Context: one part of a larger RNA
RNA sequence: GAUGAACGCUGGCGGCGUGCCUAACACAUGCAAGUCGAACGCUGGGUUUUGCGCUUGCGCGAGACCCGGAGUGGCGCACGGGUGAGUAACACGUGGACAACCUGCCGUAAAGCGGGGGAUAACUUUGGGAAACCAGAGCUAAGACCGCAUACGCUCCUGGUACCGCAUGGUAGCUGGAGGAAAAGAGCAAUCUACUUUACGAGGGGUCCGCGGCUGAUUAGCUGGUUGGUGGGGUAACGGCCUACCAAGGCGACGAUCAGUAGCCGGUCUGAGAGGACGAACGGCCACAUUGGGACUGAGACACGGCCCAAACUCCUACGGGAGGCAGCAGUGGGGAAUAUUGCACAAUGGGCGAAAGCCUGAUGCAGCAACGCCGCGUGAAGGAUGAAGGUUUUCGGAUUGUAAACUUCUAUCGAUGGGGACGAAUAAUGACGGUACCCAAGUAAGAAGCCCCGGCUAACUACGUGCCAGCAGCCGCGGUAAUACGUAGGGGGCAAGCGUUAUCC
Repeated sequence: GAUGAACGCUGGCGGCGUGCCUAACACAUGCAAGUCGAACGCUGGGUUUUGCGCUUGCGCGAGACCCGGAGUGGCGCACGGGUGAGUAACACGUGGACAACCUGCCGUAAAGCGGGGGAUAACUUUGGGAAACCAGAGCUAAGACCGCAUACGCUCCUGGUACCGCAUGGUAGCUGGAGGAAAAGAGCAAUCUACUUUACGAGGGGUCCGCGGCUGAUUAGCUGGUUGGUGGGGUAACGGCCUACCAAGGCGACGAUCAGUAGCCGGUCUGAGAGGACGAACGGCCACAUUGGGACUGAGACACGGCCCAAACUCCUACGGGAGGCAGCAGUGGGGAAUAUUGCACAAUGGGCGAAAGCCUGAUGCAGCAACGCCGCGUGAAGGAUGAAGGUUUUCGGAUUGUAAACUUCUAUCGAUGGGGACGAAUAAUGACGGUACCCAAGUAAGAAGCCCCGGCUAACUACGUGCCAGCAGCCGCGGUAAUACGUAGGGGGCAAGCGUUAUCC
């Protein structure tokens, strides 16, 4: 000098930040991911038009509009948010490579969108179960599912050409053969949106490689899918990634293996720099989601608020069986020296869905709490000597507190009171913050100063008490009867809404 700090004493205001560093301990409760009726069938309620039966009202049927409900289907749920356990690794950083790769939504371009089929949930009904839920029968729709047609280009096989390269090879035509698409909705219509195939782009991802960044040799040898090859499998893709066989290799004092520690970086702190230490907040990457394992769906996951299995724990149970996962936002218990509200709003920014209106969004924007940090401001200003009183001290003359106070004049920052009152909203509407910021008025010095230190280092001295006691102390050291070092007082020094102490780093 610095801190995500804590502790002691003290504490007026504002702005901007920051706030479980410990138990990746366990969690009550609420919320944190939905949306689309312009994909689809069904159904409840309301308003209304109309037909029939007809008792002015009711019943049945058809239609329009509005508000719901569960279900099929689509997109999203792989983003956003949290945490740092694990990881010494191509995890990260940096520079390259992919002639070994993928890519939903978006943009550009070309072409297409023909004709059929069988189901199923919802619903009805029967049964089982304490529940979670399950089973049987029957009915039904679609942009759900499945054949067929067509398909230049696309994929595969075969033959062959040109050009090129970076080893395997790459690119572009040609011939023959095989295979593969689709979905509709809204609107009076124009048309719009959606769908299928292909190419390119953009953005995103995957893989490989060079180099770089901890400690220990009181760890010296390590290795059997191990190292390489061939055949096969698998993947979007290369590859012992997996498998069968063959060979016997591969790594290591330039530190393998083992052990310990650790998320990495941009950066942060310090320092003249070199360097050292750190990796909170903000940004990028990675990993994880009670512990371990696994796959499914999907453009994308081996998936925090999805599924299955095992385990521990908690809860319900009719004992047969079930339910759960805050390292999301709040909040609770526990641990701890220690870390906040079960707040408001989608107004803005951004995200998901939707044609849109809009809905959802504990992302986010704000507010609350905390001197935790930085910055700013205030607690008054000028005059004022009888150098008042009081205190302290004294050689009793005085000295000092001290222009300090009183007193006079002035001012009103902040706070408090009254009045006005935004920007943020791009506009036609919409402001959580917020009657906030800010402005104006009136009016009072009123409501606002402490903490540490005073032997030397180190700025600042006397008196009394104590008497190696009580105590102080960062180091040296003070204290045993005049202690500037202990305690108190007066005075003084330093910093100041803080001041000290402790811890840690330079």
Predicted 3D model of a 506-nucleotide part of an RNA (small-subunit ribosomal RNA, 5' domain) from an uncultured bacterium.
The full RNA is in RNAcentral, with records from ENA.